[in-house]
Context: one part of a larger RNA
Molecule: large-subunit ribosomal RNA, domain IV
Organism: Acidobacteriota bacterium
RNA sequence: AGCUUGUUAAGGAACUCGGCAAAUUAGACCCGUAACUUCGGGAGAAGGGUCGCCCCCGUGGGUGCAAGCCCAGGGGGGCCGCAGUGAAGCGCGAACGGCGACUGUUUAACAAAAACACAGGUCUCUGCAAAGUCUAAAACGACGUAUAGGGGCUGACUCCUGCCCGGUGCCGGAAGGUUAAAGAGAGAGGUUAGCCGCAAGGCGAAGCUUUGAACUGAAGCCCCGGUGAACGGCGGCCGUAACUAUAACGGUCCUAAGGUAGCGAAAUUCCUUGUCGGGUAAGUUCCGACCUGCACGAAUGGAGUAACGAUCGUUCGACUGUCUUAACGAGUUGCUCG
Numbered sequence: 001a002g003c004u005u006g007u008u009a010a011g012g013a014a015c016u017c018g019g020c021a022a023a024u025u026a027g028a029c030c031c032g033u034a035a036c037u038u039c040g041g042g043a044g045a046a047g048g049g050u051c052g053c054c055c056c057c058g059u060g061g062g063u064g065c066a067a068g069c070c071c072a073g074g075g076g077g078g079c080c081g082c083a084g085u086g087a088a089g090c091g092c093g094a095a096c097g098g099c100g101a102c103u104g105u106u107u108a109a110c111a112a113a114a115a116c117a118c119a120g121g122u123c124u125c126u127g128c129a130a131a132g133u134c135u136a137a138a139a140c141g142a143c144g145u146a147u148a149g150g151g152g153c154u155g156a157c158u159c160c161u162g163c164c165c166g167g168u169g170c171c172g173g174a175a176g177g178u179u180a181a182a183g184a185g186a187g188a189g190g191u192u193a194g195c196c197g198c199a200a201g202g203c204g205a206a207g208c209u210u211u212g213a214a215c216u217g218a219a220g221c222c223c224c225g226g227u228g229a230a231c232g233g234c235g236g237c238c239g240u241a242a243c244u245a246u247a248a249c250g251g252u253c254c255u256a257a258g259g260u261a262g263c264g265a266a267a268u269u270c271c272u273u274g275u276c277g278g279g280u281a282a283g284u285u286c287c288g289a290c291c292u293g294c295a296c297g298a299a300u301g302g303a304g305u306a307a308c309g310a311u312c313g314u315u316c317g318a319c320u321g322u323c324u325u326a327a328c329g330a331g332u333u334g335c336u337c338g
Stems, first nucleotide, its partner, number of pairs: 001333008010324002014322001019319001027051005036041001038156001052079006059072005080084001092317007099309002104116002120154007132140002157304004162234003167231002169227005176222003182216002187211005194203003235253005262296001263293001274290005
């Protein structure tokens, strides 16, 4: 000097990104206990009091034939210490907010969470040789049968879940258009028995062969409808009221339709430390409002919500060596001297 550990005057978070770490609290019994609430909770809420040992009186219960033993508890009196849950072990508490309902699960070895799951909701497929899984087969699904099984999304509960089917997807439709193989085979070409020609060559049946136009021809696509808890989408400009401001109102352009309820500077707000209010002596955070939503919004769910959380943000009490500011011990390691 480091590490581990103990104690500390006065102050008590002034430390720090942040009370990180440490300290406080702690048992049993009695009293007492708020908002809120899904009436179960919240709750050990919070906040108080008592506790040792000795003596006396007396109660209830268990067991036992009884004596007795065990358990619980009442009244009175006394003794000692700084201290009676005398050691160890053994909840710190309160308020507001975000997220997720909850108990669970997860990155074995830097992340435990607001992520995953979840009960519940809903859509869709599947009639059984089911759909689905699967390279074939076998098998699973299931020795199940639509109150069943598979898949997608959402995620308790409460109140709700608006408009758009133009595009994409899916479902339905079958009149018309388009359309493959295949069928069909008009026509064309090659070859040549023959014919013509002095020759070169020309014409050329049948057969064989190379092609080949109409025509027939399914699904699909085009087409016609439906469908959003399917993929998704949900406007602009101008004017207007008897102060001003604003615009219930009007006009116009575009669109498939122009964002409803609710919420809103939000885990979303750039400008922004928005503005106002609260809390502080002082508050880029926090809480409550406002709405000018750069760029919330309804099962990629919207808004709430008691309970719950080793969750995240803010505040208060208690408490403390976190700090003002350092001091003194114990153990241990290193170094120096001997």